[in-house]
Context: one part of a larger RNA
Molecule: small-subunit ribosomal RNA, central domain
Organism: uncultured bacterium
RNA sequence: CUGGGCGUAGAAGCGAGCGUAGGACGGUUAAUCAAGUUGGUGGUGAAAGCCCGGAGCUCAACUCCGGAACUGCCAUCAAAACUGAUUAACUUGAGAUUGGUAGAGGAAAAUGGAAUUCCUAGUGUAGAGGUGAAAUUCGUAGAUAUUGGGAAGAACAUCGGUGGCGAAGGCGAUUUUCUGGGCCAUAUCUGACGCUGAGGUUCGAAAGCGUGGGUAGCAAACAGGAUUAGAUACCCUGGUAGUCCACGCCGUAAACGAUGAGUGCUAGACGUUGGAAAUUAAUUUUUCAGUGCCGUAGUUAACGCAUUAAGCACUCCGCCUGGGGAGUACGGUCGCAAGAUUAAAACUC
Numbered sequence: 001c002u003g004g005g006c007g008u009a010g011a012a013g014c015g016a017g018c019g020u021a022g023g024a025c026g027g028u029u030a031a032u033c034a035a036g037u038u039g040g041u042g043g044u045g046a047a048a049g050c051c052c053g054g055a056g057c058u059c060a061a062c063u064c065c066g067g068a069a070c071u072g073c074c075a076u077c078a079a080a081a082c083u084g085a086u087u088a089a090c091u092u093g094a095g096a097u098u099g100g101u102a103g104a105g106g107a108a109a110a111u112g113g114a115a116u117u118c119c120u121a122g123u124g125u126a127g128a129g130g131u132g133a134a135a136u137u138c139g140u141a142g143a144u145a146u147u148g149g150g151a152a153g154a155a156c157a158u159c160g161g162u163g164g165c166g167a168a169g170g171c172g173a174u175u176u177u178c179u180g181g182g183c184c185a186u187a188u189c190u191g192a193c194g195c196u197g198a199g200g201u202u203c204g205a206a207a208g209c210g211u212g213g214g215u216a217g218c219a220a221a222c223a224g225g226a227u228u229a230g231a232u233a234c235c236c237u238g239g240u241a242g243u244c245c246a247c248g249c250c251g252u253a254a255a256c257g258a259u260g261a262g263u264g265c266u267a268g269a270c271g272u273u274g275g276a277a278a279u280u281a282a283u284u285u286u287u288c289a290g291u292g293c294c295g296u297a298g299u300u301a302a303c304g305c306a307u308u309a310a311g312c313a314c315u316c317c318g319c320c321u322g323g324g325g326a327g328u329a330c331g332g333u334c335g336c337a338a339g340a341u342u343a344a345a346a347c348u349c
Base pairs, nucleotide, nucleotide: 003321004320005319006318007303008302013317015203016202017201018200022196023195025194027090028089029088030087031086032085033084035083036082037079038078039077040076041075042074043073044072051067052066053065054064055063056062093193094190095189096188097187098185099184100183101182105179106178107177108176109175110174111173112156116152117151118150119149120148121147122146123145127138128137164171165170208249209248210247211246212245213244217243218242222238223237224236225235260316261315262314263313264312265311268294270292271291272290273289274288275287276286277285278284298305299304322349323348324347331342332341333340334339
């Protein structure tokens, strides 16, 4: 390379979208063309060699003669099923309109109550706190407890749910404004406008970085007290970055369903969310779109998966190719840095 693969074993699905080129698939009908395709004919396909049949050196190797082959290319004649191209048309894919509908989808602003800490005033007196047990710590300069008042920041109990929404990351107090997407139904409209997507581009938890704010609680680092043989830990008392806000970077995670996207097909049962329809008058049945659990065929090394597939197929992309060295070195690109990304080899088993 071919091939075989990518839930876990056991290497491998980019963290996720949008989308350029490209790719093959398109989804149905009709007509035309004839590039691919199929068939015929002609030309060419040097010789030698290979293959077949003979012949000559005593045989063989070798040499000679004849044939076949040279699977190809070119030209020409024809065919029109399939692919392709052009034209015309269609509606089921896709999209639009209309009417409904659920939602922690996003952004901004305003507001709210509980809790915590601190400040202040009252009551009150000797302890409080913490632990396995203690101590560091706080407290007669009045703590802890309790009551009134005030301030601040952060997070939003109950509802809350294998509930919802979002492409993923993720999103939970309330109200308002702006705004994205989905689902259902009905007809109407456009008429293949579709799928995937190398590069590219955008988004992307936490931590971290820059500038300026903010800082109640929590808390890396750090300090102290314990524990211990030691204890640079686990436990305790403190505590700074940080956590929060604005703007800008970073671009990584067990970014997980460890499962790329799309389309079609392949038993059912039981829940649940959002619609719609019908019957019926209890709530049942049907249907569409999600979200769970069990399970048949099938599949899998097994576990398991099983209409939300890891089943049966097709299209496109990404990735893997023994372990270590190594996701490292060097170089490139990006970054303020931290580092990220791309990515070897020697050597070794």